RNAcentral holds the full RNA, with entries from SILVA. The part of an RNA shown here (large-subunit ribosomal RNA, domain IV) has 330 nucleotides and comes from Corchorus olitorius. The source organism's lineage runs through Eukaryota, Viridiplantae, Spermatophyta, Malvaceae and Corchorus. Its mean pLDDT, the model's own confidence on a scale to 100, is 84.
Context: one part of a larger RNA
């Protein structure tokens, strides 16, 4: 001096990112047990009390409970053996997870809704044979999103997607009835170079008409998505129920809000503390919530985060001792 313990006045988290580690609770039986609730729960809630041994009794000789008695500091005498409670977030639950830093608010979930798919289904793997789906049949299978339960899910359909129509407009490749030109055997001219014609084929243009989808229209958000700004105005101020304008497919509606979203910010105000950038309750100015990428509440659960109260060598601030290993000496 390291490591495993043990104990330690006062103070009691001042430690520290954080109460990390430690303490402390602890059995089995009596009494008792709130807020809130989904009436199941919370709940071993909290919280109190006895607890050894001899004897009598009730009593089945076990166990329980009564009365008496006796020992210790100590009777669940060592061992073994929940700490507890108030208040927020957030996931509703049990579960599942990145073998080796993450166990959680992430993932699944029961339920909700949409959508496809009449079965040789739809989806899915395979070039194809076949194959899962499923030896099932829309109280069925697949896909997407949300995520228990309760109250609720407003507005926008312009664009983009998806679904529907076909009356008319336009429209591609392709066909095509016919143009049209260029070559042509041949004929003429004039025998030859060469000039003019020129059937049939052959090659080129051009084309009436036929011709999907789309543009077209119309309809859908729990489809991809969006859901403004500027000026005035009230008999103090100061605000602005009102009113004027502009653009928009329509301008954010309950509910919630400095929040797991608040930059400015340690926002203002109350609480709690002698003192609180954290934490609860409003407040609304929402930089940049917000309604199944769902919204707000929820009783249960949580090795899940945060505050705050009771215990404590975590700390002030170290001391004391046992083992064990280092060291120094022999």
């Nucleotide at each position: 001096c390291u490591c495993u313990c043990u104990u330690u006045a006062a103070u009691g988290a001042a430690c520290u990112c954080g109460g990390c580690a430690a303490a402390a609770u602890a059995g089995a039986c009596c009494c008792g047990u709130a807020a809130c609730u989904u009436c199941g729960g919370g709940a071993g809630a909290a919280g109190g009390g006895g607890u050894g041994c001899c004897u009598c009794c009730u009593c089945a000789c076990a166990a329980a409970g009564g009365g008496g008695g006796u020992c210790g500091c100590a009777g669940u005498g060592a061992c073994c053996a929940g700490g507890c409670c108030c208040g927020a977030g957030c996931g509703a639950c049990u579960g599942u997870u990145a073998a080796c830093c993450a166990a959680a608010a992430a993932c699944a979930c029961a339920g909700g809704u949409c959508u496809c798919c009449g079965c040789a289904a739809a989806g899915u793997c395979g070039u194809a044979a076949g194959a899962c789906c499923a030896u099932g049949u829309a109280u069925g299978g697949g896909g997407g999103c949300u995520g228990a339960c309760g109250c609720c899910u407003a507005c926008c359909c312009a664009g983009u997607g998806c679904c529907g129509g076909a009356a008319g407009g336009u429209c591609a490749a392709g066909g095509a009835a016919g143009u049209u030109g260029g070559u042509g055997a041949c004929c003429u001219g004039a025998u030859g170079a060469c000039a003019g014609g020129g059937g049939a084929g052959c090659c080129a243009c051009c084309g009436a008409c036929c011709g999907a989808a789309g543009c077209c229209u119309a309809g859908u958000g729990a489809a991809c998505g969006g859901c403004a700004g500027c000026c005035g105005u009230a008999a103090c101020u100061a605000u602005a129920a009102c009113a004027g304008u502009c653009c928009u497919a329509a301008g954010g509606u309950a509910g919630c809000a400095a929040a797991a979203u608040u930059c400015c910010u340690u926002g203002u105000u109350g609480g709690g503390u002698a003192a609180g950038u954290u934490c609860c309750g409003a407040c609304c100015c929402g930089c940049a919530c917000g309604a199944a990428a769902g919204g707000c509440g929820u009783a249960a659960c949580g090795a899940u985060c945060u505050g705050g109260g009771a215990c404590u060598g975590u700390c002030u601030c170290g001391g004391a001792g046992a083992g064990a290993g280092g060291c120094u000496c022999a």